SAM riboswitch aptamer (S box leader) from a Chloroflexota bacterium, 106 nucleotides, folded computationally. It was read from a public genome assembly, where an Rfam model found it.
RNA sequence: CUUUCAUCGAGAGAGGCUGAGGGUACGGCCCGUUGACGCCUCGGCAACCGGCGGAGUCCCGCUGCGGUGCCAAUUCCGGCCCCUGGAAACGGGGGGAAGAUGAGAA
Numbered sequence: 001c002u003u004u005c006a007u008c009g010a011g012a013g014a015g016g017c018u019g020a021g022g023g024u025a026c027g028g029c030c031c032g033u034u035g036a037c038g039c040c041u042c043g044g045c046a047a048c049c050g051g052c053g054g055a056g057u058c059c060c061g062c063u064g065c066g067g068u069g070c071c072a073a074u075u076c077c078g079g080c081c082c083c084u085g086g087a088a089a090c091g092g093g094g095g096g097a098a099g100a101u102g103a104g105a106a
Base pairs, nucleotide, nucleotide: 002105003104004103005102006101007100008099013042014041015040016039017038021031022030023029026078027077028076043071044070045069048067049066050063051062052061053060054059075098080095081094082093083092084091085090
């Protein structure tokens, strides 16, 4: 890098270092010198894998020592398709695409 499956409306921040962009492209909107983003330390959240028990292919409960992940905004929102409200502006619902994370595969 490619691919399969599952999930993505919940949850969880302090201190130190650094110093200008960041939300991984685009548009919107937001965060940011009252120091964002990033890195480190400590803390926390969650429960995918793991462990234990039940059930018996699906699945349910418990746990949080271990492997990951995460701790602004729904994956921040949108675009593409379908349905739908509206005179319009602008909305509502469903799906897709893209992405993230985990567990596999090639």